Transfer RNA from Penaeus vannamei, 73 nucleotides, folded computationally. Rfam family: tRNA. Rfam links the family to the GO term triplet codon-amino acid adaptor activity. The RNAcentral record of the sequence draws on Rfam.
RNA sequence: GUCUUUGUGGCGAAGUGGUUAACGUGUCUGCCUCUGACUCAGGAGAUUUCGGGUUCGAUUCCCGACGGAGACA
Numbered sequence: 001g002u003c004u005u006u007g008u009g010g011c012g013a014a015g016u017g018g019u020u021a022a023c024g025u026g027u028c029u030g031c032c033u034c035u036g037a038c039u040c041a042g043g044a045g046a047u048u049u050c051g052g053g054u055u056c057g058a059u060u061c062c063c064g065a066c067g068g069a070g071a072c073a
Stems, first nucleotide, its partner, number of pairs: 001072007010025003018056001027043004049065005
């Protein structure tokens, strides 16, 4: 340099056009306990990488940029 693939809470991760963006882990509060952990209950935490396009409607489809990974040179 060319091609492919990927980007979603702190971390991991589902979501193939429409409803409140699941789930696991972590974190906070309560319960429990002498204290802590576990269990249980509840809460907070996401401008879905950015910019444009298509559409009545985009996390999802298209284009570009940027970042990650891989292949080739």